[in-house]
Context: one part of a larger RNA
RNA sequence: UUACGGGGGCCCGCACAAGCGGUGGAGCAUGUGGUUUAAUUCGACGCAACGCGCAGAACCUUACCAGCCCUUGACAUGGUGGCCGCUGCCCGGUGAAAGCCGGGAGUCCUCGCAAGGGGGGCCAUCACAGGUGCUGCAUGGCUGUCGUCAGCUCGUGUCGUGAGAUGUUGGGUUAAGUCCCGCAACGAGCGCAACCCUUACCUCUAGUUGCCAGCGGGUUGGGCCGGGCACUCUAGAGGGACCGCCGGUGACAAGCCGGAGGAAGGUGGGGAUGACGUCAAGUCCUCAUGGCCCUUACGGGCUGGGCUACACACGUGCUACAAUGGCGGUGACAGUAGGCAGCGAAGCAGCGAUGUGGAGCUAAUCCUCAAAAGCCGUCUCAGUUCGGAUUGCAGGCUGCAACUCGCCUGCAUGAAGGUGGAAUCGCUAGUAAUCGUGGAUCAGCAUGCCACGGUGAAUACGUUCCCGGGCCUUGUACA
Numbered sequence: 001u002u003a004c005g006g007g008g009g010c011c012c013g014c015a016c017a018a019g020c021g022g023u024g025g026a027g028c029a030u031g032u033g034g035u036u037u038a039a040u041u042c043g044a045c046g047c048a049a050c051g052c053g054c055a056g057a058a059c060c061u062u063a064c065c066a067g068c069c070c071u072u073g074a075c076a077u078g079g080u081g082g083c084c085g086c087u088g089c090c091c092g093g094u095g096a097a098a099g100c101c102g103g104g105a106g107u108c109c110u111c112g113c114a115a116g117g118g119g120g121g122c123c124a125u126c127a128c129a130g131g132u133g134c135u136g137c138a139u140g141g142c143u144g145u146c147g148u149c150a151g152c153u154c155g156u157g158u159c160g161u162g163a164g165a166u167g168u169u170g171g172g173u174u175a176a177g178u179c180c181c182g183c184a185a186c187g188a189g190c191g192c193a194a195c196c197c198u199u200a201c202c203u204c205u206a207g208u209u210g211c212c213a214g215c216g217g218g219u220u221g222g223g224c225c226g227g228g229c230a231c232u233c234u235a236g237a238g239g240g241a242c243c244g245c246c247g248g249u250g251a252c253a254a255g256c257c258g259g260a261g262g263a264a265g266g267u268g269g270g271g272a273u274g275a276c277g278u279c280a281a282g283u284c285c286u287c288a289u290g291g292c293c294c295u296u297a298c299g300g301g302c303u304g305g306g307c308u309a310c311a312c313a314c315g316u317g318c319u320a321c322a323a324u325g326g327c328g329g330u331g332a333c334a335g336u337a338g339g340c341a342g343c344g345a346a347g348c349a350g351c352g353a354u355g356u357g358g359a360g361c362u363a364a365u366c367c368u369c370a371a372a373a374g375c376c377g378u379c380u381c382a383g384u385u386c387g388g389a390u391u392g393c394a395g396g397c398u399g400c401a402a403c404u405c406g407c408c409u410g411c412a413u414g415a416a417g418g419u420g421g422a423a424u425c426g427c428u429a430g431u432a433a434u435c436g437u438g439g440a441u442c443a444g445c446a447u448g449c450c451a452c453g454g455u456g457a458a459u460a461c462g463u464u465c466c467c468g469g470g471c472c473u474u475g476u477a478c479a
Stems, first nucleotide, its partner, number of pairs: 001479001002477004007473007015463002019427005026319008034310002042053002064305007073128001077127008085107003089104006108119004130294002133292003139288002141283003144279001146277001151190006157166003170181003196271004201239007210229002215226003242265001245259005321420001325379006337368003342361002347356003386417001391412007433455007
């Protein structure tokens, strides 16, 4: 100096407490372990692996397995020799396909008078290609984590033989090494904050969205039409918040408390932003790359299978166990976002999935497009009109193809489940809880992920205790 302590002091954080809702029990979905298997490809393993890489495994993907094939190769550049002018078209045989064998059809450009040359293809051969093979403990890059924690350092000076110290400690204060004061220190850098985006208010600019607001016309109805940018909105520019004002408090400071005004008040809410470093953390299977290894195979192609197995165990979720509910009827109101090999309206058929139909829309113009809530009726506490697993039958859709192994619909079937032990998780406000909606991926396939809005709580006395962290100090120990 650093680390550690069931040492001390001070201080933070949904860390505890106070609350609300869960997980742990059930069924199912999904990931993992294990087991099984010809293969069940590989990686990730406390927090920080386990709905993770996978933003979508029927073929493909695919890296795995079995079988059948290829060997300058599916792909790149070049050399030598030979042949041919070339081909993305068609046919036959064999075959699961790939492949192998054979036949036909069509038909070049350029320089040049020509001969010939160049571009191109095939065969052989040689350099080489290729490898999701190994090493993340050889690496780059990227990422997780402590942690958006308030820290981490440097120059000069001073002190110390030196390692080093000082500054950065102290008194206050802050979300903050934030600021003030003091001080052998004086300054500075990376971090903090601010500058950026978004949201909340207002003004201006602009109107093929919005409005009967004011006028006219039409109607069963509707911004439907004329007309107009007032309002809403959209999207660009500005304003606005700074402890600025008042009072109190404090050291006359920094600041803190209360108040006024204000759409907003003390960082207004949210996001982006992650210091020096730690974990030989993760990734050689995104990519790049040293070394090692394979080279008729550890490379390449294809068909089929597997990644979907199932006595079990765990993680993450979905749906429930019901009356704050189920069912039937009625029925009002969003925002984000996407759309041309696309979104697909009205109408028609069907109980329905869906089919038909094609208007309109390259989209503030058309389409996808709400639900819960509310109101009325019924059920009356029951394994039920709860719950929907499982299974049978019949259909629909995508796709070359749904057997292994897709999703959806109808009818039938109706399992476990009576609020879940020890234990454990999230959340402090438009949050939790609850309700639906959109998007990426995608032919098809979400209970996952990312986003969007609707309804909308309870509680926080406090910091003794658990966990993590910051500063000072003390003891011990390694170096």